[in-house]
This record gives sequence, structure tokens and C1' cells, in this order.
RNA sequence: GCCGCCAUGGCGGAAUAGGUAGACGCGCGGGACUUAAAAUCCCGUUCUGGCAACAGAGUGCGGGUUCGAUUCCCGCUGGCGGCA
Repeated sequence: GCCGCCAUGGCGGAAUAGGUAGACGCGCGGGACUUAAAAUCCCGUUCUGGCAACAGAGUGCGGGUUCGAUUCCCGCUGGCGGCA
């Protein structure tokens, strides 16, 4: 230099012939149980603002297509692998 794959909450990791983003697990917070704890069970848990109701933003970054993009197209950044 060329080719291929990957990038999603605090972490791992789902969701794709475009239609409610974040299933499931870990972790964390609260509760039940216990003399107390561990284990187990229940509830909650993307971020920001707000007392709350609620509002806004959000799938590496920037564009494009579309009524609508995590998903399709282009460029870039970073990582992994292959070839030279």
C1' cells in the first nucleotide's frame, strides 16, 4: 500500500431482506429472608436537565438515501486478521 471483518449503556453481549434501541448476563441501587451475614428471591438500573410530571439526546465520527437508518451508500478514525 491492497483486501476482509469489527465499533451498541459502567462491563460482556443481543436486535439486520429499514418500522417502539438496549433482550439476556455481570455489576450497581433498594427491598424480602436471617440474631447477623452469605446464598436465594423480588423491584429498579442508557445519558442529560428537572423536586416531579415530563422534555431532550443517544448505536465510533461526518455526510447521503428514505416518511423512517443500529441496519443501506460514501468518506474518515480506531481495533483485529490476511496479502504484498
The RNA shown here (transfer RNA) has 84 nucleotides and comes from a Lachnospiraceae bacterium. The prediction has a mean pLDDT of 80.